[in-house]
Formats: sequence, C1' cells, structure tokens
RNA sequence: AAUGAUAGAGGAGCGGAAUUCAUCAGUAGUCCGGGAGACAUGGUAUGACACCCAUCCGGAGAAAGGGGAAACCGCCGAAGGAAUCUGACAAGUCAGGAGGUGGAUUCCUGGGACGUCGCAGAAUAUGCGCCGUACUGUCACCUGGGUGAAGCGCUAUCGGAU
Repeated sequence: AAUGAUAGAGGAGCGGAAUUCAUCAGUAGUCCGGGAGACAUGGUAUGACACCCAUCCGGAGAAAGGGGAAACCGCCGAAGGAAUCUGACAAGUCAGGAGGUGGAUUCCUGGGACGUCGCAGAAUAUGCGCCGUACUGUCACCUGGGUGAAGCGCUAUCGGAU
C1' cells in the first nucleotide's frame, strides 16, 4: 500500500406506515323528488359492444389516488430515477400497459434549496427528470480563496499474504 471487517459523519438528509387537516368537490355510469323527450348530443384513460343515465328545476352527497403539518419508527446508496424483460390489477363485458403497481438485470445521481423547461397530476398543490445558480459536506491540487473530482467516495479503529 492493495485489500477485508466493524463503527461513524454530511443536515432545509433519506424512506415508511398511522393520525390529523385541507384539496379532490358541491365532483362521481352516486342517491332522491318533479318536468321534458323517445330526435340529437354527452357520460366509465382509450377502442368495440351492451345496458343505463343525463340535458330543465329542486334536494342530498362521497371515496381513492396526490398533498400539508407535527410527532413516531427505520435509516446514511439512505434512497430516487431511466432502459429492457416479466407478474398480477386496470371497477358492465371483451380488448387494452396511457397511468399506477410487484419482481429481475444493467445504467445514472454526494446532498438539499431555488429557477427555466419537460413529464405525471383535477391542480396555481406536489412528485420526478434534464439544464442552470448559489450553498453545503467530502477528497485532491494550488495556497488563504480559488480550481477540479465523485458516494465504486470520505473519516476512525482493528486486521492485513507479500
């Protein structure tokens, strides 16, 4: 010194399920009363088919997904994303991977914040991605504030053929 094991740091750090609060929405192929009609138009990501309903007036009225908050639990490649392959779901029936979701492989990302754009989303919420900006932790180089690099990193301890 290669390398192995263990412990640890980054901080507006990461993930999780539950609680609560709004939102979704005065919405729903949700319900009730009255009227009209038998044409037309519209209604379930989407397509086809079938049935049903709505349109005018009045009354009642969700949930899921997504999110905020404080606390809790587990953590520090925490975790997130992309591509390919694959499983089941996709709410009348059949099809269907737009969207959500489980698994495998490979690749990308040090971290959060803010901004543009894109995608997802009911959304001006929020999430994810590219790029940019300053900040922040780490290491290297030059030296006193700059430059560069990436978690396959860094710090500590113990071991370590040769």

Lysine riboswitch aptamer from uncultured Blautia sp., 162 nucleotides, folded computationally. Its Rfam family is "Lysine riboswitch aptamer". Rfam describes the family as follows. Riboswitches are metabolite binding domains within certain messenger RNAs that serve as precision sensors for their corresponding targets. The source organism's lineage runs through Bacteria, Bacillota, Clostridia, Lachnospiraceae and Blautia. The RNAcentral record of the sequence draws on MGnify. The coordinates come from a structure-prediction model, not an experiment, and the mean pLDDT is 79.